The prediction has a mean pLDDT of 76. This is a predicted complex of two RNAs, RNase P RNA and transfer RNA, with 426 nucleotides together. Rfam match: Bacterial RNase P class A. Rfam links the family to the GO terms dimeric ribonuclease P complex, tRNA processing and ribonuclease P activity. The family's RNA type in Rfam is ribozyme.
RNA sequence: CGGAGUGGGUGCAUGAUCGCUCCGCUUUAAGCGGGGAGGAAAGUCCGAACUCCACAGGGCAGGGUGGUUCGUAACACGAACGCCGGGUGACCGGCGGAAAGUGCCACAGAAAAUAUACCGCCCCGGCAUGCCGGGGUAAGGGUGAAAUGGUGAGGUAAGAGCUCACCGCUCUCAUGGUGACAUGCGAGGCAUGGUAAACCCCACCCGGAGCAAGACCAAAUAGGGGAACGCUGCAGGGCUGCCCGCCCGAAGUUCCCGGGUAGGUUGCUAGAGGUGCCGGGUGACCGGUAUCCCAGAGAAAUGAUCAUGGCCCGGCAACGGGUACAGAAUUCGGCUUAUAGUCCACUCCGGUCU
RNA sequence: GGGCGAUUAGCUCAGGGGUAGAGCGGGGUCUUUACACGGCCUAGGUCGGGGGUUCAAAUCCCUCAUCGCCCA
Numbered sequence: 001c002g003g004a005g006u007g008g009g010u011g012c013a014u015g016a017u018c019g020c021u022c023c024g025c026u027u028u029a030a031g032c033g034g035g036g037a038g039g040a041a042a043g044u045c046c047g048a049a050c051u052c053c054a055c056a057g058g059g060c061a062g063g064g065u066g067g068u069u070c071g072u073a074a075c076a077c078g079a080a081c082g083c084c085g086g087g088u089g090a091c092c093g094g095c096g097g098a099a100a101g102u103g104c105c106a107c108a109g110a111a112a113a114u115a116u117a118c119c120g121c122c123c124c125g126g127c128a129u130g131c132c133g134g135g136g137u138a139a140g141g142g143u144g145a146a147a148u149g150g151u152g153a154g155g156u157a158a159g160a161g162c163u164c165a166c167c168g169c170u171c172u173c174a175u176g177g178u179g180a181c182a183u184g185c186g187a188g189g190c191a192u193g194g195u196a197a198a199c200c201c202c203a204c205c206c207g208g209a210g211c212a213a214g215a216c217c218a219a220a221u222a223g224g225g226g227a228a229c230g231c232u233g234c235a236g237g238g239c240u241g242c243c244c245g246c247c248c249g250a251a252g253u254u255c256c257c258g259g260g261u262a263g264g265u266u267g268c269u270a271g272a273g274g275u276g277c278c279g280g281g282u283g284a285c286c287g288g289u290a291u292c293c294c295a296g297a298g299a300a301a302u303g304a305u306c307a308u309g310g311c312c313c314g315g316c317a318a319c320g321g322g323u324a325c326a327g328a329a330u331u332c333g334g335c336u337u338a339u340a341g342u343c344c345a346c347u348c349c350g351g352u353c354u
Numbered sequence: 355g356g357g358c359g360a361u362u363a364g365c366u367c368a369g370g371g372g373u374a375g376a377g378c379g380g381g382g383u384c385u386u387u388a389c390a391c392g393g394c395c396u397a398g399g400u401c402g403g404g405g406g407u408u409c410a411a412a413u414c415c416c417u418c419a420u421c422g423c424c425c426a
Stems, first nucleotide, its partner, number of pairs: 001350010012309007020036007038325001042336002045334005050210004057244004062206005067081005082095005096201002101199002103195003118141002120137007149167006168190001169188003173184004214266004224257006236248004273292008310323005355425007364378004372409001380396005402418005
């Protein structure tokens, strides 16, 4: 200097004039003071808080997660570690089980799972030096994504874990580690592959609905009509889908049709809250202490104009152009997606110079 | 705010791991005096976009875009 990897931040600023909205004070027509969109507010993919069912349980079905250990209110999220794979590397991606069972592996190929002999190799017989028949074989070749553990040596008629050495695999033991695992010695010729984002098995977890949830006040109508069951804890209803169990229900309970009102207040912003400092921890994070209040609309406010400047691009300059993705609606912790630019830190590779 | 679906030829739709199908429409041809009907042949496809699993994806998983329906 060029290329790459990971993490963090910011994403226009100031002034003037006018306008909108919330809160507080006041002299209540109005005036003064303070505040007024995000890192994703988006997607609605997860988890909760909160509210109601509801006084609260059990089982089956169903659903979710999946290396280990921690963090957290919780999670499918985060941190650290382990193993496998990719990359020269910094780094990135993945993660239970195929020996519980059942499926599937097209075409090609002899053969795709308790699988076999197409070409070939060896031996014997017939015999026309080229074929036929019988036996043995799976080391070589072919097909395929995948073909009977791999390499080497010995052995054999030719071969084969047939034998041996090393590697791979399985098992016991020992050491280290909380653990996933790692290392080492020994034994065994050793199950014949893949696939579970196929059914399934194993471990753990899970009630439902959602602020338009709910609560209160006011008003109005036709306290209308019909049906079923029942009036001895029955009928009926509720608790997800089912079952058990439980609750309401003592004269009613539920369902159907029709009619009226859809107005106001609240929920609605002080929180698993932000920031500074100290301590613990490899870290995510935890504890202590001090300080602050940072939108609450109600058909939807948070804006418009002018000027000056910042940043980026073009240009010698004057000057010109541009300034992203996008907008709260109960709140919070994550994930995913979109983003003109710009800043900082650390690391890797290549080249050059000293 | 919440829930459920869809996207395949010009159009309407099937297709649930083995590499794209039907009908209508289009083109050609046969038959007919000519047309229609009918018969035969034929073209037309990034299966909405991207990533992943697998030997192989329209099909299975994740995410994005567009469109539609339902509740309140």